Small-subunit ribosomal RNA, 5' domain from Lavandula angustifolia, 475 nucleotides, folded computationally. The RNAcentral record of the full RNA draws on SILVA.

Context: one part of a larger RNA
RNA sequence: GGAUGAAUGAUGGCGACAUGCUUAACACACGCAAGUCGGACGGGAAGUGGUGUUUCUAGUGUUUUCAGUGAGUAACGCGUAAGAACCUGCCCUUGGGAGGGGAACAAAAACUGGAAAUGGUUGCUAAUACCUCGUAGGCUCACGAGCAAAAGGAGGAAUCUGCCCAAGGAAAGGCUUGCGUCUGCUGAGCUAGUUGGUGAGGCAAUAGCUUACCAAGGUGAUGAUCAAUAGCUGAUCCAAGAGGAUGAUCAGCUACACAGGGACUAAGACACGGUCCAGAUUUCUAUAGGAGGCAGUAGUGGGGAAUUUUUCGCAAUGGGCGAAAGCUUGACAGAGCAAUGCCGGGUGGAGGUAGAAGGCCCACGGGUUGUGAACUUCUCUUUCUGGAGAAGAAGCAAUGACGAUAUCUGGGGAAUAAGCAUUAGCUAACUUUGCGCCAGCAGCCGAUGUAAGACAGACGAUGCAAGCGUUAUCC
Numbered sequence: 001g002g003a004u005g006a007a008u009g010a011u012g013g014c015g016a017c018a019u020g021c022u023u024a025a026c027a028c029a030c031g032c033a034a035g036u037c038g039g040a041c042g043g044g045a046a047g048u049g050g051u052g053u054u055u056c057u058a059g060u061g062u063u064u065u066c067a068g069u070g071a072g073u074a075a076c077g078c079g080u081a082a083g084a085a086c087c088u089g090c091c092c093u094u095g096g097g098a099g100g101g102g103a104a105c106a107a108a109a110a111c112u113g114g115a116a117a118u119g120g121u122u123g124c125u126a127a128u129a130c131c132u133c134g135u136a137g138g139c140u141c142a143c144g145a146g147c148a149a150a151a152g153g154a155g156g157a158a159u160c161u162g163c164c165c166a167a168g169g170a171a172a173g174g175c176u177u178g179c180g181u182c183u184g185c186u187g188a189g190c191u192a193g194u195u196g197g198u199g200a201g202g203c204a205a206u207a208g209c210u211u212a213c214c215a216a217g218g219u220g221a222u223g224a225u226c227a228a229u230a231g232c233u234g235a236u237c238c239a240a241g242a243g244g245a246u247g248a249u250c251a252g253c254u255a256c257a258c259a260g261g262g263a264c265u266a267a268g269a270c271a272c273g274g275u276c277c278a279g280a281u282u283u284c285u286a287u288a289g290g291a292g293g294c295a296g297u298a299g300u301g302g303g304g305a306a307u308u309u310u311u312c313g314c315a316a317u318g319g320g321c322g323a324a325a326g327c328u329u330g331a332c333a334g335a336g337c338a339a340u341g342c343c344g345g346g347u348g349g350a351g352g353u354a355g356a357a358g359g360c361c362c363a364c365g366g367g368u369u370g371u372g373a374a375c376u377u378c379u380c381u382u383u384c385u386g387g388a389g390a391a392g393a394a395g396c397a398a399u400g401a402c403g404a405u406a407u408c409u410g411g412g413g414a415a416u417a418a419g420c421a422u423u424a425g426c427u428a429a430c431u432u433u434g435c436g437c438c439a440g441c442a443g444c445c446g447a448u449g450u451a452a453g454a455c456a457g458a459c460g461a462u463g464c465a466a467g468c469g470u471u472a473u474c475c
Base pairs, nucleotide, nucleotide: 001475002474003473004472006471007470008469009468014344015343017341018340019338020337021303026301027300028299031297032296043056045054046053068256069255070254077181078180079179080178081177082176083175086173088171091169092168093167094166095165096164097163099133100132101131102130109122110121111120112119113118138147139146140145141144152161153160154159183227184226189219190218191217194216195215196214197213198212199211200210201209231253232252233251234250235246236245237244238243258279260277261276262275281292282291283290284289309335311334313332317331318329319328320327321326348378349377350376351375358369359368360367361366383412384411385410386409387408388407392402419464420463421462422461423460425444426443431458432457433456434455441446
C1' cells in the first nucleotide's frame, strides 16, 4: 500500500446492487417449511322428483427433490485422468401382450380397555391393493426341461390415458485404478482377516465383503504406524511474476441430522420434519404409562467484540401431485432492518472589497481567516406536496406479491443534508496560550525538569470525505 462475512470511537442526507452467528454441531416456547389425486376403490353427509353437484375415513401412489450445517473425515473424501464386473422409478424410441379364477383387510357398524397416547373383539364389503392357474422372441441349466407378467379408467363414439414383458437410448448412481492433496521422527517400526490361494456363502456388481482350510505373507526413511490440525474443489485476496494466504456469499462433490447402534420399505435411504433399541435431556400423567428433537424459515435464551423481521406472495422461475381446472411449495420471488461493502449522485451555481464586523497573530504599520459570509441573481439532483403511471404476463381472454413502486410531470422553496483524523521526523500541513520529567503523548525514533512547532486549549493549515480514524488478521 492492498484486502476483510469484520468489530469499535465520535459523526451520518439519498439511491442501485450485493452481504449479514466466523463464537455454543449449545438448549429451544410458538407459527409455518410435503402434499396431491374422486378420471383407481367401497362407504357416508348435504341436496334433489331424477340427472347432476360438494365434503370426507381407510387404502394405491408420493414424501430419497429442495433447503440447512461443517461436528467428523488426511480418506479413492476431493481434484484430475482412465477402467470393467453393475443397477435405474419418471422420460424417449422400437417390437409384442393383457385369458380364467379366488381369498382377504381397512373404513363404516356393534360391543369394549385406557387419564391420555392409543387400542381390542365380533360379523360384513370394494379396488389400478393381494393371491393363484394358463400363456411368453426373457432368464437358468443344457438339448428338453425348469422359472417369472399384466389393470383398468374416461368418453355416445372415434379415441385418449394408464398396466405387463423384452431390446435400445438419454441422464443419474454404485464400484476399481494411476497421479496430486497440511504438520511433527524430542513419534521407527506397523499388521492375524493381516497378504495371497482353494472351496462355500453373499451382493445389482468386483472384492477377505464374510467364513472353513492352506501358505507366510503385506507395508515402511520416496516417512509407514501414531499424534495434532482440517470438509475438498471451481475459486477469492495479495504479488510484476514466481509464489504466499484463504475456502463467507455463488457453483460442483462429500459427511452429518439430540449422542450411539440396527434394519424395514423402495428403482433409489440404512432415511433432517420415517421406524426399532438402549442413552442423555425436556415434558404430560390418574404413577399403570406416554410425548419430543429448529445444523429448514422467522423468532427466544445463552455464549460472544459481533451478525437482521415471529414480514408479503405463489404474480414469475423451478419442484410434487393431477386427464385437466387446479392444489401445494419459509425452494424461490419480494419487501423490512444494518454506512457491513462496492458504485453513483448530492449538501448549491454565478457575481460580489468598504478586503465590513468578529476570531487569531503582530515589529502596532499591518497580516490572516477571506469571495469565505452578508448582499444581488439563477437553478432544482435531492427534499416537501399534487397528477399521470409501467415493463416484468408466457398462453385467446383473465391472472402482478413487489406497488400509493420505478419513471414522467405541475407547484413551493437554497430551502432538508459534513464530518473525521492529522499538523517534530518518517509524512502533506505552524503559531500562540496553559502546564512544568507533573498531567499527559507515542507505530518507530522519541518528547515534557519555566520561553514544548511532539502534552492540553485556541486560531490557522493539510489529507480523505458520508465517510474518517483505531484495533484484529492475510499478502